The RNA shown here (c-di-GMP-I riboswitch aptamer) has 87 nucleotides and comes from Paenibacillus sp. YN15. The coordinates come from a structure-prediction model, not an experiment, and the mean pLDDT is 82. Of the family's consensus pairs, 100% are formed in the model.
RNA sequence: CACGAUAAACGGCAAACCUGUUGAAAAGCAGGGACGCAAAGCUACAGGGCCUUCCCUUCAUCUGAAGGAUGGCAGCCAGCCGCCGAA
Numbered sequence: 001c002a003c004g005a006u007a008a009a010c011g012g013c014a015a016a017c018c019u020g021u022u023g024a025a026a027a028g029c030a031g032g033g034a035c036g037c038a039a040a041g042c043u044a045c046a047g048g049g050c051c052u053u054c055c056c057u058u059c060a061u062c063u064g065a066a067g068g069a070u071g072g073c074a075g076c077c078a079g080c081c082g083c084c085g086a087a
């Protein structure tokens, strides 16, 4: 130096829920909080998937139904980059 891995350490992130706030919603942000995570880092028209419907279209007719992302989700898969590492 390489291989090795289910050790260890330095540290990191933060689900549900609560409070505030933005938003039509999904959801985002901030604080609290930890279910978990070895990529729970980055990427959301130009891979798939999922959620939502202010608005639009059609039907209905005053209650609405169906369809549609240009709105979101990276803690669904995927792609890209990448820390430590004993026996």
Stems, first nucleotide, its partner, number of pairs: 012037002017032006035075001041080003047077002049073003055068005
Background: Rfam family: c-di-GMP-I riboswitch aptamer. Rfam's curators write: GEMM was predicted in a large-scale screen for bacterial structured RNA regulatory elements.